The prediction has a mean pLDDT of 75. A computed fold for a 390-nucleotide RNA from Paracoccus onubensis, annotated as Bacterial RNase P class A. Lineage of the source: Bacteria > Pseudomonadati > Pseudomonadota > Paracoccaceae > Paracoccus.
RNA sequence: GCGGAGGGCUGGAUGACCGCGUGACCCGCAGUCACCUGCGCGGUUGCGAGGAAAGUCCGGACUCCAUGAGGCGACGGUGCCGGGUAACGCCCGGCGGGGGCAACCCCAGGGAAAGCGCCACAGAGAACAGACCGCCCUGCAUCCGCAGGGUAAGGGUGAAACGGUGGGGUAAGAGCCCACCGGGGGGCCGGCAACGGAACCCGCAUGGCAAGCCCCACCGGGAGCAAUGCCGAAUAGGGAUCGCGCGCGGGGAAACCUGCAGGGCCGCCUUGCCCCAGCAGAUCCGGGUAGGCAGCUUGAUCCGGCCGGUAACGGCCGGACCAGAGGAAUGGUCAUCCAUCCGGGGGCGACUCCGGAGGACAGAAUCCGGCUUACAGGCCCUCCGCGCAA
Numbered sequence: 001g002c003g004g005a006g007g008g009c010u011g012g013a014u015g016a017c018c019g020c021g022u023g024a025c026c027c028g029c030a031g032u033c034a035c036c037u038g039c040g041c042g043g044u045u046g047c048g049a050g051g052a053a054a055g056u057c058c059g060g061a062c063u064c065c066a067u068g069a070g071g072c073g074a075c076g077g078u079g080c081c082g083g084g085u086a087a088c089g090c091c092c093g094g095c096g097g098g099g100g101c102a103a104c105c106c107c108a109g110g111g112a113a114a115g116c117g118c119c120a121c122a123g124a125g126a127a128c129a130g131a132c133c134g135c136c137c138u139g140c141a142u143c144c145g146c147a148g149g150g151u152a153a154g155g156g157u158g159a160a161a162c163g164g165u166g167g168g169g170u171a172a173g174a175g176c177c178c179a180c181c182g183g184g185g186g187g188c189c190g191g192c193a194a195c196g197g198a199a200c201c202c203g204c205a206u207g208g209c210a211a212g213c214c215c216c217a218c219c220g221g222g223a224g225c226a227a228u229g230c231c232g233a234a235u236a237g238g239g240a241u242c243g244c245g246c247g248c249g250g251g252g253a254a255a256c257c258u259g260c261a262g263g264g265c266c267g268c269c270u271u272g273c274c275c276c277a278g279c280a281g282a283u284c285c286g287g288g289u290a291g292g293c294a295g296c297u298u299g300a301u302c303c304g305g306c307c308g309g310u311a312a313c314g315g316c317c318g319g320a321c322c323a324g325a326g327g328a329a330u331g332g333u334c335a336u337c338c339a340u341c342c343g344g345g346g347g348c349g350a351c352u353c354c355g356g357a358g359g360a361c362a363g364a365a366u367c368c369g370g371c372u373u374a375c376a377g378g379c380c381c382u383c384c385g386c387g388c389a390a
Base pairs, nucleotide, nucleotide: 001386002385003384004383005382006381007380008379009378010377012337013336014335015334016333017332018331020048021047022046023045024044025043026042027040028039029038030037031036050361054372055371057370058369059368060367061366062224063223064222065221075220076219077218078217079216080094081093082092083091084090095109096107097106098105099104110215111214115213116212117209118208119207132155133154134151135150136149137148138147139146140145163181164180165179166178167177168176182204183202184201185200188197189196190195228294229293230292231291238285239284240283241282242281243279244278247260248259249258250257251256262276263275264274301320302319303318304317305316306315307314308313338359340357341356342355343354344353345352346351
């Protein structure tokens, strides 16, 4: 210098003016001055989004509901080992497997001799294996070849063909025999463990799939801040007490029927139909709604230092307070500057001058730990490979 790997930080800056949300204090007005409460399109001042506030996918705190305890079963989830943590499906460190020259990256990574099931296409044959070509033997045949048998070493098919390579052996072959590799077995050594290692024995004896059923181990009640608790109108409706009203005649034990009268029905009279029989009277009580308050932000919190630990993380000491709305405020304009880009000029070049453009993804809603996804540009650190120079 070129190419690559891992990790961290940042997410425009400054100023002026105008505006928004919220807390504190002051002022004004009202409630009878003070206290207190409410209102103010009054003032001063503090604070005011994120690394993901997002998806709502895991794990918790908190609240209510359910639940006597234990076991078993069903259902759902997790799945190498050790550690971290409040907990996790997260994180750290290992192990094993795979990829890369390497830095490093990826893995739903328990059990396939408990049982069941499946293994497409191709291929002769796909799990109690299998002769299509080839090879060998025998018989027949003049020849082409045909028939029977042996053979899993070679070819071919396939994701996968019932250990691999080499030698011996054989009619040709074959763990048939031998060496090495692989595999299995019981002990031994190292390691907390996953697992690794050398030697011995066994000629090899059970292919893959459990993101198919299943088996094993462990974990798991339900709903969610619109949770939940407190205060609580107006109107309507419920209850209690009091007040006023509940007419007259006939029938009937009563309910009720019937005639007349009254009211709705507002100039008067007559006639007909329908409706009303309690009251829009007072006082009190309780429930719910609107609304208000709490939950609500001091917390597994953040920053710095030291100590323990490879690390995740933990401990101690000191300091800080960092939105709290309640359908949602956190914004706008101007100026200067910065990264970057475009056009033009100058310079061999590093660069410089003028003009213009110009900063992503996104946005709190009870809170916290994770994961995942989105993200213009900029800065920094460590490491690897190749080339060049000394």